[in-house]
Context: one part of a larger RNA
RNA sequence: GCCUACGAGUUACUUCUCACCGGCGAGGUUAAGCACUUCAGGUGCGGAGCCGAAGCGAAAGCGAGUCUGAACAGGGCGCUUAGUCGGUGGGAGUAGACGCGAAACCUUGUGAUCUACCCUUGGCCAGGUUGAAGGAACCGUAACAGGUUCUGGAGGACCGAACCAGUUUCCGUUGAAAAGGAUUUGGAUGAGCUGAGGGUAGGGGUGAAAGGCUAAUCAAACUGGGAGAUAGCUCGUACUCCCCGAAAUGUCUUUUGGGACAGCCUCGAUUUAGCUUGCAUGAGGUAGAGCUACUGAUAGGAUGCGAGGGCUUCACCGCCUAUCAAAUCCUGACAAACUCCGAAUGCGUGCAAGUGAUGAUCGGGAGUGAGUCGCCGGGUGCUAAUGUCCGGUGGCGAGAGGGAAAGAGCCCAGACCAACAGCUAAGGCCCCCAAUGGUAUGCUAAGUUGAUAGAACGAUGUUCGGUUGCUUAGACAGCUAGGAUGUUAGCUUGGAAGCAGCUAUUCAUUUAAAGAGUGCGUAACAGCUCACUAGUCGAGCGACUGAGCGUGGAUAAUAAACGGGCAUCAAGCAUACAGCCGAAGCUAUGGACUCUGAAAAGAGUGGUAGGGGAGCAUUCCAGCCGGCGCUGAAGAUCAACUGUGAGGUUGGUUGGAGCGACUGGAAAAGAAAAUGUAGGC
Numbered sequence: 001g002c003c004u005a006c007g008a009g010u011u012a013c014u015u016c017u018c019a020c021c022g023g024c025g026a027g028g029u030u031a032a033g034c035a036c037u038u039c040a041g042g043u044g045c046g047g048a049g050c051c052g053a054a055g056c057g058a059a060a061g062c063g064a065g066u067c068u069g070a071a072c073a074g075g076g077c078g079c080u081u082a083g084u085c086g087g088u089g090g091g092a093g094u095a096g097a098c099g100c101g102a103a104a105c106c107u108u109g110u111g112a113u114c115u116a117c118c119c120u121u122g123g124c125c126a127g128g129u130u131g132a133a134g135g136a137a138c139c140g141u142a143a144c145a146g147g148u149u150c151u152g153g154a155g156g157a158c159c160g161a162a163c164c165a166g167u168u169u170c171c172g173u174u175g176a177a178a179a180g181g182a183u184u185u186g187g188a189u190g191a192g193c194u195g196a197g198g199g200u201a202g203g204g205g206u207g208a209a210a211g212g213c214u215a216a217u218c219a220a221a222c223u224g225g226g227a228g229a230u231a232g233c234u235c236g237u238a239c240u241c242c243c244c245g246a247a248a249u250g251u252c253u254u255u256u257g258g259g260a261c262a263g264c265c266u267c268g269a270u271u272u273a274g275c276u277u278g279c280a281u282g283a284g285g286u287a288g289a290g291c292u293a294c295u296g297a298u299a300g301g302a303u304g305c306g307a308g309g310g311c312u313u314c315a316c317c318g319c320c321u322a323u324c325a326a327a328u329c330c331u332g333a334c335a336a337a338c339u340c341c342g343a344a345u346g347c348g349u350g351c352a353a354g355u356g357a358u359g360a361u362c363g364g365g366a367g368u369g370a371g372u373c374g375c376c377g378g379g380u381g382c383u384a385a386u387g388u389c390c391g392g393u394g395g396c397g398a399g400a401g402g403g404a405a406a407g408a409g410c411c412c413a414g415a416c417c418a419a420c421a422g423c424u425a426a427g428g429c430c431c432c433c434a435a436u437g438g439u440a441u442g443c444u445a446a447g448u449u450g451a452u453a454g455a456a457c458g459a460u461g462u463u464c465g466g467u468u469g470c471u472u473a474g475a476c477a478g479c480u481a482g483g484a485u486g487u488u489a490g491c492u493u494g495g496a497a498g499c500a501g502c503u504a505u506u507c508a509u510u511u512a513a514a515g516a517g518u519g520c521g522u523a524a525c526a527g528c529u530c531a532c533u534a535g536u537c538g539a540g541c542g543a544c545u546g547a548g549c550g551u552g553g554a555u556a557a558u559a560a561a562c563g564g565g566c567a568u569c570a571a572g573c574a575u576a577c578a579g580c581c582g583a584a585g586c587u588a589u590g591g592a593c594u595c596u597g598a599a600a601a602g603a604g605u606g607g608u609a610g611g612g613g614a615g616c617a618u619u620c621c622a623g624c625c626g627g628c629g630c631u632g633a634a635g636a637u638c639a640a641c642u643g644u645g646a647g648g649u650u651g652g653u654u655g656g657a658g659c660g661a662c663u664g665g666a667a668a669a670g671a672a673a674a675u676g677u678a679g680g681c
Stems, first nucleotide, its partner, number of pairs: 001681006011095003015092010027051003033045004055062002065077004098236002101233001105226003109222002116200009125190001127159003130155001134151006163187003169182003202218001204214003239615006249262005263368002265365007274355009288341001289339002295335002299331005306324002308321004371396010401412003416591003421587003427581003430565003436578001438577006449567002457552002461549010478536005484509003489503003515530001519528002592605005616670001618667006625660001627659002635654008
C1' cells in the first nucleotide's frame, strides 16, 4: 500500500420547549398500590398529586381588575376564555452524550541484577626509566656547615602492555551493533581498576554538578486505580433523489482561530404588503466652484501704522532710508477639520403605470461571525505593494462552459437530461486550429510589430499638414574671381595691427561688393576663411511649427514575455466595409421533475455551510400469502431486462439447506479516508 472484518448523534429522565397525530374538553389526567385475568403494550379499581380555568402588588390586600399616586390623571402588568393527557418527530437541559487523541494532576504499589554514591570482604597492575629523604666511607670545619663517591628506593614521577577510558578521522546510519568497528589518542602505584555480598526510592535518592543517573524511560521512574480527567484544539463521521440556499458584518465579551444578541438562509402559521419606472414634492452641504462672504494660509505691486539703522540735539522736536513690516487697495492663487454658493446620484413622502409573492409579523431548525480580487469614491503608505482600513458595485467563495497560450476573482455567459441540428456573445478567420493569404485607402523598414509596459532627453529616419521667406530681373548647393581704402579706429598694453580686454548711434571713402570684422592662426604682424558681390549653372530652395508611424536612450542569468511555425503593398499599424467561425448562451426536437393553475397553459430546475421533503437497502419481530425450496434455498459469479437514483427482477453456472413477497413495528441500520483497530498478502 491493497483486501476482508470492525469502526462515530446513542440511551436514560415525574425535566423544558415547538410541530404533527389522537382522546376528552372548562376541564384534562391518574402515580404508587390493590383486585381480576384468556398472562397481554390486558381489564377494572385507586383523585393522593399535577396542569389549566384570574390577575395585580414587596406585602397587608383587593379582584376583571390591580399597582403606582393626592387623583375619579397618566402609565405598568392583566381581562374580553382553551386546556390537558398520550404517541411520534425537531431542539434544549442533566448525564462521558457523535467518535478517537493529550502535555498533565492525585493515589496504591514495584524497582539500585543498568547506573550514581556509600559499607563489608577479596582480586589485579608485563617490562623499562628517573633516582627524593635517610645511611656509609672519605675530604672538610674549632665544632657545625659543606663537598665527593657509594648505598638507598621516594613519587596523585616518566615511557609503555594487560586493564580502564573515549581525543581525532574514516566506516557504519532499513547497522554485524537501538551507540559498534578501524586508525589515532588519554590514564596505567592511584582521587587506580575490578569480583562477590549489602545500603540509600520518586518531589525521594544519588551526583568531583552534565539537570547527570535512578533497568534501552528522567526538569520528577515504572505499574494498577480516580478515569470514558479535561481538550473554546486537530482529525474523522458511512445509501439515493427532489426544493430552497447563506455568511465571513454590527455591538458586547480576560475577547479577537471561542461565544452571546442582531443581520443574512430554511420550514410552518398568519397577514398584505414589496420592488421598478415616470411625475410631483421635501430634507441635505459632497463633487465642483469661490473667497474685499468668514476662518486660516498665500506670490508680486501701490500706499506705509509701527519697528530697526543713520544724522542732528543736553534732551524733546525733527530729517533721511537698497531693512523688516500691520492695515488698506490692485493683480494672481490655496484649504479634510474654510463657505457668499452649489450639482449629479442616493434617501423620504404622495400619485400613476408596470411587475406578480419578491414584503411584514410570530414560531421551529440552522450555519456564519479568518474572507478575497477587479472597477469607482476616500484614509494610511511613497497618488509603493497580490499592502492596509472604510464606503459603493460586480465576481470568486458556493459557478461548470467559451475567450485571455497556460490562469479562483479579468472579458463573454449562469450547466435539468439526450442527440453527428441551427443562430450568435466575448474573441477570432496563413499553418498548428473551426472560420476571408477578404475588399478599399494610407502608414511602417524598425522583425518596430504580431499579449501588457517602456520615460526624461537626443537625431536633416520617413509621411501628411500650417505659417512665412528667397526664386527665370536666375534663387539654393557647387565651381571661378573679388573681399579694398582712411587705418595698426581710440584706449589699454612689453605688444594689441578685424580677431586678450575696455569704449564707441560701429564713422567715412572707393565700389558690383567688402563688418572698425564670422572662425582658425601669430609673441605681435603675416597667412587661411566667412559675411557680402560678380560670373558660371538652370528650377525650385530655405526657416519656424503641428500631427502619424518609426530610431537611440534599452543592462540579468535557456534562443525564453509574438504560445510556436513563421509573417514586410503583412499574417504589422490606422480607417471604412462585407462575409464567416465561435459557448453547457439563445432557438428547434424529444424527455424528466418542481411550483402556480379547475384545465389549457405558464414559469422554473449551478450550488458549499445549512434548512425542508420523498425514498432505497440491511438485521430482527408481528400479522398475512395456509408463499418458495434437494425436480436445488441462502451465498458466489456471468448476462439480459428495468428504475432519475439508492436499487430491483429474470436466466445460466456454481453451491448444498434454508429463504422470501405484502402490511406494519423495532434498530448493534449503509465506510474510502480518522498518521483509524485486528488479521491476511